[in-house]
RNA sequence: AACGUGCUCCGGGGUCGGUGAAAUUCCGAGCCGGCGGUGAUAGUCCGCGACCCGGCCACUGCUCGUCAGUGGUCGGUUGACCUGGUGGAACUCCAGGACCGACGGUUAAAGUCCGGAUGGGAGGAAGCACGCG
Repeated sequence: AACGUGCUCCGGGGUCGGUGAAAUUCCGAGCCGGCGGUGAUAGUCCGCGACCCGGCCACUGCUCGUCAGUGGUCGGUUGACCUGGUGGAACUCCAGGACCGACGGUUAAAGUCCGGAUGGGAGGAAGCACGCG
């Protein structure tokens, strides 16, 4: 160093114009892309997280109901890419052309505004301490 235990810190980005009574939601043109993996670098390959749905357990509230909320755990669902080139190897690079984006709110329909979120989290750190070595 590695490994083990505990702790600490970090851990999501993106607009202008036009029309209109009203739109950052429509129209036009832009912009953005969590985490790990992958013989070579990924929003679109594989997997994970979060959101959403359901079961079980515990706790709390109350109008004492299988009503609501919080935490834990298990499961389910969950969007999108092709062509050419280079090369030993690339749906990951280069060239070109495409596509996708939860839920609630909003005087007019949202990836981009507001909200749950000063939340949670996959994970990360030549971090710190102790042990081991």
Molecule: FMN riboswitch aptamer (RFN element)
Organism: Occultella glacieicola